[in-house]
């Protein structure tokens, strides 16, 4: 110089991921346009607004209401997204230190 083998354990601390919880935003909301159904029905498409905000703006159920017209109403339950805070076990990556081993 080359090759092979070995390269472990404890403690402390940092940080990332992930999980879950909470907070803020937005009320999963209201408005408008076009089309559509009609009590066995009450829907579809689009636009802009709303957030110191990207995205989303739906689903289900219940109760009304509309006497056939064009218009739905209320309530309840259920998310995602952005940012922030926290977070037991878990999975990673550095650092310090002690020991062991080579």
């Nucleotide at each position: 110089g080359c090759a092979a083998a070995a390269a472990c354990u404890g403690u402390c601390g940092a940080u990332g991921c992930g999980u879950c919880u909470c907070g803020u935003a937005u009320a999963a909301u209201g408005u408008c346009g076009g089309g559509g159904a009609u009590a066995u029905g009450g829907c579809c498409c689009g636009a802009a607004a709303g957030u110191c905000u990207c995205u989303a703006c739906c689903c289900a159920a219940a109760a009304a209401c509309c006497u056939u017209g064009a218009a739905u109403u209320u309530u309840u339950g259920g998310a995602c997204u952005a940012c922030g805070a926290g977070u037991g076990a878990g999975c990673g990556u550095g650092g310090a230190u002690a020991g062991a081993a080579a």
Molecule: Purine riboswitch aptamer
Organism: Paenibacillus xerothermodurans